[in-house]
RNA sequence: GGCCGCGUACCCAAGUGGCUAAGGGGGCGGACUGCAAAUCCGCUAUCAUCGGUUCGAUUCCGAUCGCGGCCU
Numbered sequence: 001g002g003c004c005g006c007g008u009a010c011c012c013a014a015g016u017g018g019c020u021a022a023g024g025g026g027g028c029g030g031a032c033u034g035c036a037a038a039u040c041c042g043c044u045a046u047c048a049u050c051g052g053u054u055c056g057a058u059u060c061c062g063a064u065c066g067c068g069g070c071c072u
Stems, first nucleotide, its partner, number of pairs: 001071007010025003018055001026044006048064005
């Protein structure tokens, strides 16, 4: 330098055009308890950034940034 894949919450992770973006762990608040633990309830996501396509984008397209891999 060329090509391919990936980027979703503090961590892991589903989702492949359509209502408020699943789930688990963690954290915070609450219920319960003599105090705790356990359990239960609530909260915790501008979907890397910018632009484009579309009535509508996490999803499709382009560029950029970052990470990983292959080739030279």

The RNA shown here (transfer RNA) has 72 nucleotides and comes from a bacterium. The coordinates come from a structure-prediction model, not an experiment, and the mean pLDDT is 81. Its Rfam family is "tRNA". Its family is annotated with triplet codon-amino acid adaptor activity in the Gene Ontology. It is annotated as a transfer RNA.